The RNA shown here (transfer RNA) has 84 nucleotides and comes from an Actinomycetota bacterium. Rfam family: tRNA. Rfam classes the family as a transfer RNA.

RNA sequence: GCCGGGAUGAUGGAACUGGCAGACAUGAUGGUCUCAAACACCAUUGCCUGAAAGGGCGUGCGGGUUCAAAUCCCGCUCCCGGCA
Numbered sequence: 001g002c003c004g005g006g007a008u009g010a011u012g013g014a015a016c017u018g019g020c021a022g023a024c025a026u027g028a029u030g031g032u033c034u035c036a037a038a039c040a041c042c043a044u045u046g047c048c049u050g051a052a053a054g055g056g057c058g059u060g061c062g063g064g065u066u067c068a069a070a071u072c073c074c075g076c077u078c079c080c081g082g083c084a
Stems, first nucleotide, its partner, number of pairs: 001083007010026003019067001027045006046057004060076005
């Protein structure tokens, strides 16, 4: 230099043919239970704003297409593998 694969919450990891992003699990916080704990069970758990209801933003970074993009297109960064 060329080819292929990948980057999603705190972590692992889903998201089908473009159509509610974060399912599910781990972790964390609160609660029930207990003398107390562990186990188990229940609830919550991306960010900002707001008293709340709600609103806005968010899939490595910057653009584009589209009513709508994690998903398609272009450029770039980084990681893994292969070829030279």
RNAcentral holds the sequence, with entries from ENA and MGnify. The prediction has a mean pLDDT of 81. RNAcentral records the identical sequence in 2 taxa.